Notes: A computed fold for a 266-nucleotide RNA from Kyrpidia tusciae, annotated as Bacterial large signal recognition particle RNA. The prediction has a mean pLDDT of 78. RNAcentral holds the sequence, with entries from ENA. The model forms 94% of the base pairs in the Rfam consensus. NCBI's taxonomy places the organism under Bacteria, Bacillati, Bacillota, Caryophanales, Kyrpidia. Rfam family: Bacterial large signal recognition particle RNA. The family's RNA type in Rfam is non-coding RNA gene.
This record gives sequence, structure tokens and C1' cells, in this order.
RNA sequence: CCGCGCUAGGCGGGGAGGUAGCGGUGCCCUGAACCCGCAAUCCGCUAGAGCGGGGUUGAAGGCUUGUCGUGAGGUGUGCGUCAUGGAGGGCCGGCACCGGCCUCGGAGCGUCGACGACCGGGUCCUGCGCGGCGGGUCCUUCCGAACCGUGUCAGGUCCUGACGGAAGCAGCACUAAGGAAGAUCGCCCGGGUGCCGCAGGGUAGCCUGGUCCGAGCCACCCGCCGGUGAUACGCCUCGGUGCGCACAUCGAAGACAAGGGCGCGG
Repeated sequence: CCGCGCUAGGCGGGGAGGUAGCGGUGCCCUGAACCCGCAAUCCGCUAGAGCGGGGUUGAAGGCUUGUCGUGAGGUGUGCGUCAUGGAGGGCCGGCACCGGCCUCGGAGCGUCGACGACCGGGUCCUGCGCGGCGGGUCCUUCCGAACCGUGUCAGGUCCUGACGGAAGCAGCACUAAGGAAGAUCGCCCGGGUGCCGCAGGGUAGCCUGGUCCGAGCCACCCGCCGGUGAUACGCCUCGGUGCGCACAUCGAAGACAAGGGCGCGG
């Protein structure tokens, strides 16, 4: 160095979670990734830390150890003029309303006279008159009574010896109560009555006419001050998620270096 047969070893590893801890099952990353059985309020173990059964490969490119930087990916902490959704607050901003101010600005009124003062009138109240309206009364006309209204009473009835007399239904006429209609006028009453008149009261405010004075007035917008309210928003507090940055931690795959057994034969 070659051949044959073996053995150790290999046939994946890692992160979070979970656990006293380790490994696995489930999730995620890497990746070329033997088979079967077990397993989540779980299964199997104990630092030599899955167990049981089977298969295959086998001392090499595939196994072991070390180093390396590139480093997939995960996790933790902190920070942020960051984003987003949750809970709370009502000091602040903004918002709504109310009150005040006129220092500034705008609008409006004002020497065709503001504000203020005074005089008068109105608005307000009471009474009266007149008018109008409404109601009633009076007046006129019409209707209006089976008997219990009036008059006249056919027929019939009653009294009388007779002359004659009496009551009286229906009808007709008239009228009472009542009803209807009709104008004015007269009388009485009423009031959400009147561009009406008279008298008295009142006059805080407002409107209006006049006189005096002579330059401001107003507070609509803006501004300023105070109060109240509301909490959708900004803001504040708390915690969640995402993103970014920093730090820490674990870390697959990869590269390089080293190691790499036993027996027999040539």
C1' cells in the first nucleotide's frame, strides 16, 4: 500500500417554551436528514441524562475534537419627537356656553349732532262719554187649545102647559202660554270692542318730538380676564402589540486544522 471480516461511531443539529435538570412529543429556524411503538395538566431518564424493538453504514469526503470569522434564526433588557389599539385622568391646549373689559385691530352709528341732562307725548292702569258688536226687553206680523180658554154655536140634549129659557160638542172666528219672522228707533246688560273723545294716576325700562351741551357711542368679529361644562382630539399616567436602534445571550449550516481502532491474508 492492497484485500477480507469486525468494533467504536454515524444515519442530523439548534431556538423558544416546559422541567429541579436532561432528552423527546407539539411550534419555529437550518437542512441532504433510517423505520416502528410511547408521550402535555405528558412520556422516558439523572450529569455517561429519551426508553424499547428493528434496519443500514462503518475507520473515511460521510466519524471525533479544536479554532475562526461570515453568521440563518430565536430570546431577554433598555431606549424612541416612532406607529397602533386598551384603561384611567380632567392640571394644561383646543372646543362649547355664560359673565366682564375696551388697552390694540376690524365692522356699524355719530358735527345731517354721539353720550348725558331736562321738558312733553306714547307704551301701562282706572273711571266716564260716544260709536260699533252681541244678548235681552219693547214694538209689528204670522202660527198657536180634542175636553179642563173666549165668542158664536148647525145637529142633538134639558126645563116649561105654553110663550120662552138653559147648558153646550163638532165647525168657524179670536186669543193665552209658547213658537217663528222682522229693519230702524226707545230701554237694560256684557266685553280679548275702537287709527274716537274727556278726566285722573303712573312714568323703572323702551320708543318718539323738542331744548341744552359738544365727541363720542356700541360690543357683532378679533383680542384680554374670570367662571362653568364636556372628554371625541391634543396632553398626562399605566400597561399591550408592532417597528427601529443599542446591549446581552443561545446558536444551525459553513471554512480550516488535528485525530482516526482490532483480527487475518498478500